The RNA shown here (SAM riboswitch aptamer (S box leader)) has 114 nucleotides. The sequence was found by an Rfam model in a public genome assembly.

[in-house]
RNA sequence: ACCUUAUCAAGAGCGGCUGAGGUACUGGACCUGUGAAGCCCGGCAACCUGAUUGCGUCCCGUGGGGACGGAGGAAAGGUGCUAAUUCCUGCGGAAUUUUUCCGAGAGAUGAGGA
Repeated sequence: ACCUUAUCAAGAGCGGCUGAGGUACUGGACCUGUGAAGCCCGGCAACCUGAUUGCGUCCCGUGGGGACGGAGGAAAGGUGCUAAUUCCUGCGGAAUUUUUCCGAGAGAUGAGGA
């Protein structure tokens, strides 16, 4: 880099270092020396995962142990995220057509695969 699949309207710092860019791409609209990106710390979340407690069924067979299932749970771990709906848009459709809505595409992230 590719394939499959799920999610993308919520959430998260008035911290430290540093010092000019950033919001994927197009066009916009924005953020930024009242400090961008990056790194560290903190935080959020629950995709993977999940201690402890407790429930149901079954098994071994007896005052214990195991398997499966559902609920619950964020302590630990792997990622991720931490301006604006994925900031809006790009293609198609619908409607009450200066607009609104729906879907696709593209993108991001996780899990799995080749």